[in-house]
The RNA shown here (small-subunit ribosomal RNA) has 1403 nucleotides and comes from an uncultured bacterium. Model confidence (mean pLDDT): 85 of 100. It matches the Rfam family "Bacterial small subunit ribosomal RNA". Its family is annotated with structural constituent of ribosome and ribosome in the Gene Ontology. The RNAcentral record of the sequence draws on ENA and SILVA.
RNA sequence: UAGAGUUGAUCCUUGGCUCAGGACGAACGCUGGCGGCGCGCUUAACACAUGCAAGUCGAGCGAGAACCAGGCCUUCGGGCCUGGGGAAAGCGGCGAACGGGUGAGUAACACGUGGGUAAUCUGCCCUCGGCACUGGGAUAGCCCGGGGAAACCCGGAUUAAUACCGGAUGGCCUCUCGAGCUCUCGGGCUCGCGAGAAAAGGUAGCUUCGGCCUCCGGCCGAGGAGGAGCCCGCGGCGGAUUAGCUUGUUGGUGAGGUAAAGGCUCACCAAGGCGACGAUCCGUAGCUGGUGUGAGAGCAUGACCAGCCACACUGGGACUGAGACACGGCCCAGACUCCUACGGGAGGCAGCAGUGGGGAAUCUUGCGCAAUGGGCGAAAGCCUGACGCAGCGACGCCGCGUGCGGGAAGAAGGCCUUCGGGUUGUAAACCGCUUUCAGGAGGGACGAAGCCACUCGGGUGAAUAGCCCAGAGGGUGACGGUACCUCCAGAAGAAGCCCCGGCUAACUACGUGCCAGCAGCCGCGGUAAUACGUAGGGGGCUAGCGUUGUCCGGAUUUAUUGGGCGUAAAGCGCGUGUAGGCGGCUUGAUAGGUCUGCUGUGAAAACUCGGGGCUCAACCCCGAGACGUCGGUGGAAACCAUCUGGCUAGAGUCCGGAAGAGGAGAGUGGAAUUCCCGGUGUAGCGGUGAAAUGCGCAGAUAUCGGGAAGAACACCGGUGGCGAAGGCGGCUUCCUGGCCCGUACCUGACGCUGAGGCGCGAAAGCGUGGGGAGCAAACAGGAUUAGAUACCCUGGUAGUCCACGCCCUAAACGAUGGGCACUAGGUGUGGGCGGUAUUAAUCCCGCCUGUGCCGUAGCUAACGCAUUAAGUGCCCCGCCUGGGGAGUACGGUCGCAAGGCUGAAACUCAAAGGAAUUGACGGGGACCCGCACAAGCGGUGGAGCAUGUGGUUCAAUUCGACGCAACGCGAAAAACCUUACCUGGGUUUGACAUGUCGGUGGUAGGGAACCGAAAGGGGACUGACCUCGCAAGAGGAGCCGACACAGGUGCUGCAUGGCUGUCGUCAGCUCGUGUCGUGAGAUGUUGGGUUAAGUCCCGCAACGAGCGCAACCCUCGCCCCUAGUUGCCAGCGGAUCAUGCCGGGAACUCUAGGGGGACUGCCCCGGUUAACGGGGAGGAAGGUGGGGAUGACGUCAAGUCACCAUGGCCUUUAUGCCCAGGGCUACACACGUGCUACAAUGGCCGGUACAAAGGGCUGCAAACGCGCGAGCGUGAGCUAAUCCCAAAAAGCCGGUCCCAGUUGGGAUCGCAGUCUGCAACUCGACUGCGUGAACGUGGAAUCGCUAGUAAUCGCGAAUCAGCAAGGUCGCGGUGAUUACGUUCCCGGGUCCUGCACUACCGC
Repeated sequence: UAGAGUUGAUCCUUGGCUCAGGACGAACGCUGGCGGCGCGCUUAACACAUGCAAGUCGAGCGAGAACCAGGCCUUCGGGCCUGGGGAAAGCGGCGAACGGGUGAGUAACACGUGGGUAAUCUGCCCUCGGCACUGGGAUAGCCCGGGGAAACCCGGAUUAAUACCGGAUGGCCUCUCGAGCUCUCGGGCUCGCGAGAAAAGGUAGCUUCGGCCUCCGGCCGAGGAGGAGCCCGCGGCGGAUUAGCUUGUUGGUGAGGUAAAGGCUCACCAAGGCGACGAUCCGUAGCUGGUGUGAGAGCAUGACCAGCCACACUGGGACUGAGACACGGCCCAGACUCCUACGGGAGGCAGCAGUGGGGAAUCUUGCGCAAUGGGCGAAAGCCUGACGCAGCGACGCCGCGUGCGGGAAGAAGGCCUUCGGGUUGUAAACCGCUUUCAGGAGGGACGAAGCCACUCGGGUGAAUAGCCCAGAGGGUGACGGUACCUCCAGAAGAAGCCCCGGCUAACUACGUGCCAGCAGCCGCGGUAAUACGUAGGGGGCUAGCGUUGUCCGGAUUUAUUGGGCGUAAAGCGCGUGUAGGCGGCUUGAUAGGUCUGCUGUGAAAACUCGGGGCUCAACCCCGAGACGUCGGUGGAAACCAUCUGGCUAGAGUCCGGAAGAGGAGAGUGGAAUUCCCGGUGUAGCGGUGAAAUGCGCAGAUAUCGGGAAGAACACCGGUGGCGAAGGCGGCUUCCUGGCCCGUACCUGACGCUGAGGCGCGAAAGCGUGGGGAGCAAACAGGAUUAGAUACCCUGGUAGUCCACGCCCUAAACGAUGGGCACUAGGUGUGGGCGGUAUUAAUCCCGCCUGUGCCGUAGCUAACGCAUUAAGUGCCCCGCCUGGGGAGUACGGUCGCAAGGCUGAAACUCAAAGGAAUUGACGGGGACCCGCACAAGCGGUGGAGCAUGUGGUUCAAUUCGACGCAACGCGAAAAACCUUACCUGGGUUUGACAUGUCGGUGGUAGGGAACCGAAAGGGGACUGACCUCGCAAGAGGAGCCGACACAGGUGCUGCAUGGCUGUCGUCAGCUCGUGUCGUGAGAUGUUGGGUUAAGUCCCGCAACGAGCGCAACCCUCGCCCCUAGUUGCCAGCGGAUCAUGCCGGGAACUCUAGGGGGACUGCCCCGGUUAACGGGGAGGAAGGUGGGGAUGACGUCAAGUCACCAUGGCCUUUAUGCCCAGGGCUACACACGUGCUACAAUGGCCGGUACAAAGGGCUGCAAACGCGCGAGCGUGAGCUAAUCCCAAAAAGCCGGUCCCAGUUGGGAUCGCAGUCUGCAACUCGACUGCGUGAACGUGGAAUCGCUAGUAAUCGCGAAUCAGCAAGGUCGCGGUGAUUACGUUCCCGGGUCCUGCACUACCGC
């Protein structure tokens, strides 16, 4: 040293991506008040117009224009001379090599740091010593002449110097030679012999004109300071897909060259030099102080400032000079630009400004030399785009302001709202106060010290020269009338930007509707979006705020600090061994590493600390610290190292013993397969899920005998052995490697690892030559299949085998590199040895060495590992750094080829992963259920009709429901109504609710004629009510009008409540506490039994509990009690043709209230002594007795906004409301659900028997009459155990039909009717007569049902005027067949298992 988001949940020191921080020479968007201090072409080292950026010295020299004065001449234009004056140019000196710019090049002694130079130079400056004698000839300029467009050049004449040249002198210096001493060895000191200099110049003063003197300058030499050159150690970059480079190359000798060493250059000689500690080559780059970031180590960077280097249009070259190979010098070449008379010339902003261009982007053609600094000069001074200032730019840092206090009726407005209110918000208004900054006015600096050819004073001195004075006066400011101070006026002139889904601080409304858009990552948007856009509100920062880009950080995500490699990326397939790295015990020495004292250096600035100056700060100044490196010197000697002596524990070795599929060669054996020959023998064999191809009457298969050939070695055999790995298996023999045990003789660290190198290296494959029985890629055929280039079958070639040579890969795996040491055990097994008992070890105990399993500590993300470590340490090697692209491309290298080794990038994704977890899933396993299959019975699918749906049609055929779980469903009743749809006609406070205001209140209500299809209009006439009041009247209800609002079967069931379906009456779903696990989670609930059941029992780190199961409830079945009408009638009595008809009875049936009964209670057997199961007894009933009601946590965004309710949206003279007619009833079709049938177990006719449960007062209706009938008439009785609907039907008895599209079947159609209803046309039911269709048991497929069930028969009810009901819901009558069984199909439950899955509708 802070983390966070993101792989479906979890964990991961697995891993990437992304964010929060800081920084910037920035740019872009929006915005912009003031000041200070900084900074400002990062791109085109692209090209440049114009101006300026290096001159100066007359005290070095000659000459001298304009102009002024005087004089002379004049043709009156002017000319000449003298003096003053000094421009421009020239000779000469110094400077121009500094200062300023830029970063192209450069990977280098270029830079940094520390050294060396005994291998060197140094103008100006300082100190010291010495010297300056004597001569000479030129030349520029000017003048004359000539050439040229110009630049410029040529010739002639004259001339000066501190220009140039000669001679003399020589202390000293340099060089050659000789000698001596000394040293760090080309150095220093001393002596001797030969060569080299001067400006005797300038200036002020004085002068007796001879000169003297002042200052400046000059020459020789020695030294200093500062500067420069050269050399060396060390340090700082990417690529090995660059591995070899080098001929002046490396060295030597000699010479040349330089200020100087040197191969710097040359001649000759030698053959060296550099490189894996990375030469050479390629790419990139100025280096540093520093700067940014970081806890640090680091990483990145090299703007401004400072040091060094390099460069100056590009390339090359030298000249001058103290210094250059020279930015504003020269020459040559090149490119470019310009001028030209076409012959020839000129130029170089990477100086300051400025222009074009490039670019996202970077300023004024400003002022001044006042200051600082530089050049020249004796000086005044001149020059200075260095510099000092100003201008432009929020580019950065810093400071300041845009006001302060009071002020609640919490104003208005905005926004939200549950309509109450909340919020903006003390915010504003309003009251009081202040005046920074900006504006106006006035005052007004520091920066100036120097210097002075000015004046005065003092000192020195002969001096009124000169020089000196920290004496005085005077002069000198670009910035600038700026900073600063004072006054004036008035809150007056001064706020924006980004964000508000999570990370991340800040939420609502509207708009939009996967559109428009947002987005750093995850991700938002498909009609309620805190994620888009706008608004209100809020959060953050603030003259800025955001965005983009880049760097560091977070990232321990390259890990030195500080990571890893069994399964996440990662151990080379294995060995051998080179370099290298690392290395046992001990003696002594050295001092390279190491440690330490002192010292040198580490420029300044920066940084940190302390202090100081601008009002503060930024900024600036002073001091101190620090700058970890490096050099010198002194010391220490443990460790490393080196040398030296010794040791034996590491390592090796002799000897003895033992095991083994270790390797190589040669030989040999039997079984089996195939083939060949022969015998026996006959019709098939073979093969598969089933077949076929194939083989076989030319004799197969089968079987016997004989022979040939190749390959592999059954049993032993192992959880075993050997080997480095690959790998190795009959037997014998020869050659040969390694390991183990025992003994301890010998050597004396000889060791470990191992980049490269070398060797070995399964299978397949390749080359040459053999061999070839079986097997078998390719190939062929047969099957399978939608296809089947597969799986299966029949064949079959390479190959498999041998020899030799290649290839060099693998899930070459223990997915675990090698070595050494240490760290509980238990139990097998191979080899060897020892001990004990014994006659004897095969048994028991122990040691060493292998090889397995379990397990402690520890480790691990977990799984797991655990003395054979994945534990604890040390040493060495290899390898990894998100997924995909890709082990691909290119290059190199190896290979005969196939291919191997090495090995990227663009682009793309927000993950890819590991382990474990819960589910779901599996054409995985185990167990178990269910009419799930099977076994059966009856159906559907075919026909006709009914009904629902799809489709189509239509003005409309209203809407919804869509696998199971939509489709006789919502609808338990569509002719009108219903009704939601269509057409048309009307209506607008509305058909309905509440409130306010106004009107009326002979008002509300009723309402004829008339118009109209109706709704509606119309109104004669009629006509109330409540309160107060005697009344008049007032008020109200009501009505009318207006306004709020009503209304909507309009949308959203994916915004919802409620209700419902479904899995499923399945046996499950959970919780608390505890325990286990880092965690998701597990345990409990798993296991052994048992059950219909998570039902119960047993066991168990679980113990309990809840919702479910069961029971409690209803009903049916038996009995009892109570009660006895409308029900009942055994006995008693009465009556009738007959009947509980009557009296009566309370037994029975029944009714309806209560109770009993059943609990595996009893017996036997099984089972664990349990739960429970099997059987039995008794019982009306048994093992939940039958049926019902009852539906756990949840699933399906299942269904319903059209039952109802409800958020939001939409509509409001219409999407509301009223009405008439139509439609929902359509019809070429398709499907679902049903009805009736196809007949004789039947149809028809006649007779006759037995229910239950219901319903009935605008109702059910008897009896009677009429009608063939539907029905009609009339109407007893019944508010119903009383009366009615009501007949039950199948059944039974009798008759008929005789297998026929019929006496089966009844569709369809015609005619005539009945009933309901305002009304039966679209579109009712029923009746009679007539008509008589399809249909003769229904393809693939499919449904229901396990007992009073299926099948079959009728009855009732709801809805309802009537009815399309053949539907639905109930009721009873008759009443079966079958279930071996759980392999299979479907669904479900539990456990185990696999898994890459938002969950198999996956991938």